[in-house]
RNA sequence: CUCCCGAAAAGGCAAGGCCUCACGGCUACGCAAAGUCACGGGUCGAUUGGCAACCGCCACCGACAGCCGGACUACCGAA
Numbered sequence: 001c002u003c004c005c006g007a008a009a010a011g012g013c014a015a016g017g018c019c020u021c022a023c024g025g026c027u028a029c030g031c032a033a034a035g036u037c038a039c040g041g042g043u044c045g046a047u048u049g050g051c052a053a054c055c056g057c058c059a060c061c062g063a064c065a066g067c068c069g070g071a072c073u074a075c076c077g078a079a
Stems, first nucleotide, its partner, number of pairs: 012031002016027004029066001035072003039069003042064004048059004
């Protein structure tokens, strides 16, 4: 000097609850990427299709980034 980790500091996001016609406001479960992306897995869902005809199962389509992994970007930096 660089990399990894992440205490502290300054801020950030915002589960759920309450208020509001609504926009939003209050509070704060938690999060070092709880920033972005449906690439892989997983979870959930109306219609449709197939199988079964009891429950249900599979596929398509859609959703979930605060389910996990992955990719990209990002503030501060003690031990």

Notes
A computed fold for a 79-nucleotide RNA from Marinobacterium sp., annotated as c-di-GMP-I riboswitch aptamer. Its mean pLDDT, the model's own confidence on a scale to 100, is 83. NCBI's taxonomy places the organism under Bacteria, Pseudomonadota, Gammaproteobacteria, Oceanospirillaceae, Marinobacterium.